[in-house]
A computed fold for a 334-nucleotide RNA from a Clostridiales bacterium, annotated as Bacterial RNase P class A. Its Rfam family is "Bacterial RNase P class A". The family's RNA type in Rfam is ribozyme. The prediction has a mean pLDDT of 76. The sequence was found by an Rfam model in a public genome assembly.
RNA sequence: UGAGUGGGCCGGAUGAUCGCGGGUAUUCCCGAGGAAAGUCCGAGCUCCAGAGGGCAGGAUGCUGGGUAACACCCAGUGGGGGCGACCCCAAGGCGAGUGCCACAGAAAUAUUCCGCCUGGUUUUCCAGGUAAGGGUGAAAAGGUGAGGUAAGAGCUCACCAGCAGCUGGGUGACCAGCUGGCUAGGUAAACCCCAUCCGGAGCAAGGCCAAAUAGAGGAGAAGGGGCUGCCCGUCCCGUGUACUCCUGGGUUGGCCGCUGGAGUCACCAGGUAACUGGUGACGAAGAUAGAUGAUCAUCGAAAACAGAACUCGGCUUACGGGCCCACUCAGGAC
Repeated sequence: UGAGUGGGCCGGAUGAUCGCGGGUAUUCCCGAGGAAAGUCCGAGCUCCAGAGGGCAGGAUGCUGGGUAACACCCAGUGGGGGCGACCCCAAGGCGAGUGCCACAGAAAUAUUCCGCCUGGUUUUCCAGGUAAGGGUGAAAAGGUGAGGUAAGAGCUCACCAGCAGCUGGGUGACCAGCUGGCUAGGUAAACCCCAUCCGGAGCAAGGCCAAAUAGAGGAGAAGGGGCUGCCCGUCCCGUGUACUCCUGGGUUGGCCGCUGGAGUCACCAGGUAACUGGUGACGAAGAUAGAUGAUCAUCGAAAACAGAACUCGGCUUACGGGCCCACUCAGGAC
């Protein structure tokens, strides 16, 4: 100097004038995001009287830690990609069982199409041996090399991979070493098995006040209703007053929930980290016919994606420009 990797910050600022929503002491204060998006996970909160047990169903899936919890985050182990900084993984079990491996190929769970060797026959073909070589394929009874053999084969040996046993290290996933035999695959993002976890519905939840009408009409009815889908269990209502269905009418008003939170910021301590604890300060929108817009001046890198609707922790997606920090690789100079 160039090319990269990982992380952080900003998302216009200041002043004036007019205009909006909230608060209020009437004079002041506050007023959309890093994703507010998706509605994909997890909760807080509310209701189902209490929210029990089982089945079904669903979710997660290497180990340890964090957290209110999670499918999230941190650290590690194993595997894959990259020269590297780093990035990615749907990462338990195929010796519980059942499936599938199309086409090609002789054959896809056990064989021989071509080939090699031996014998017979001598045009050819037959018999036996072989699974090393070739072909097909994603994959053909571990790989490479040597010895050996009629030709071959873990038949034997050396080095590897896998599997089993033993020893050592580690909380653990796992790692290292030694020994052994010679090894019939892959697929569970196939059905399934194993381990762990899960009550349902959701702020249009749910409560309060006010007001209004037709406390209307018809049918069924002895059992009915709630707790998810089913069962058990349990509770409530009811004998024509429960309950179910149909027709029709009234109320579409106001208030709460609604913003003090697993909150934000600073410092200290612990921890590799995620994070935890302590001290102090702050008080950051609450609309509902749905609020922040316009003009001027200065500064400036100056605007993309984009607008809260009960709240929070994440994940995913969209995105312009600028700044900062650390690290990697390449080239050059001193």